[in-house]
């Protein structure tokens, strides 16, 4: 630089044909227990990487940019 993929809760990733933001794992709390820990119950937490655009509606579609990862060039 030129393709392609990845970016989504604190980590690991789901997310179907555009309409409800989810799981586990950890955190907090109740219950239990002499205490922990396991178990149960039940709770916070999200700019869907950022900006713009189509659409009644966007985490999905277009479009720029950003990091990250990979293969190609290029390096007098």
């Nucleotide at each position: 630089g030129g393709g392609c993929g990845u970016g989504u809760a604190g980590c690991u990733c789901a997310g179907c044909u555009g309409g409800g933001a989810g799981a586990g794992c950890g955190c907090c709390g109740g219950c239990u227990u002499c205490g922990c820990a396991a178990g149960u119950c039940g709770g916070a937490g999200g700019u869907c990487a950022g900006g713009g655009g189509u659409u009644c509606g966007a985490u999905c579609c277009c479009c720029c940019u950003c990091a990250c990862g990979u293969c190609c060039a290029c390096c007098a």

The RNA shown here (transfer RNA) has 76 nucleotides and comes from Elusimicrobia bacterium RIFOXYB2_FULL_62_6.
The prediction has a mean pLDDT of 81.
It matches the Rfam family "tRNA". From the family's description: Transfer RNA (tRNA) molecules are approximately 80 nucleotides in length. The family's RNA type in Rfam is transfer RNA.